Fluoride riboswitch aptamer (crcB RNA motif) from a Gemmatimonadota bacterium, 65 nucleotides, folded computationally. It matches the Rfam family "Fluoride riboswitch aptamer (crcB RNA motif)". A reference for the family is Baker et al. (2012), "Widespread genetic switches and toxicity resistance proteins for fluoride", Science.
RNA sequence: AAAAGCCCUGGCGAUGGAGUUCGCCACAACCGCCGCCCCUUGCGGCUGAUGACUCCUGCACGACC
Numbered sequence: 001a002a003a004a005g006c007c008c009u010g011g012c013g014a015u016g017g018a019g020u021u022c023g024c025c026a027c028a029a030c031c032g033c034c035g036c037c038c039c040u041u042g043c044g045g046c047u048g049a050u051g052a053c054u055c056c057u058g059c060a061c062g063a064c065c
Base pairs, nucleotide, nucleotide: 009026010025011024012023013022016056017055018054019053020052021051032046033045034044035043036042
């Protein structure tokens, strides 16, 4: 010096916000699933505002007034 580890802090977990909690990352974490073609590339289809729980907002379906 590099790598690794620890502490602090911050960031991230396929569509918004908040609380709680879990995991991951330190320029990385993260950037959904299925089928066909298929090294790659490309084409078609599908689910969900959560990583998980709860609430709010938005969207969709059904019923009632």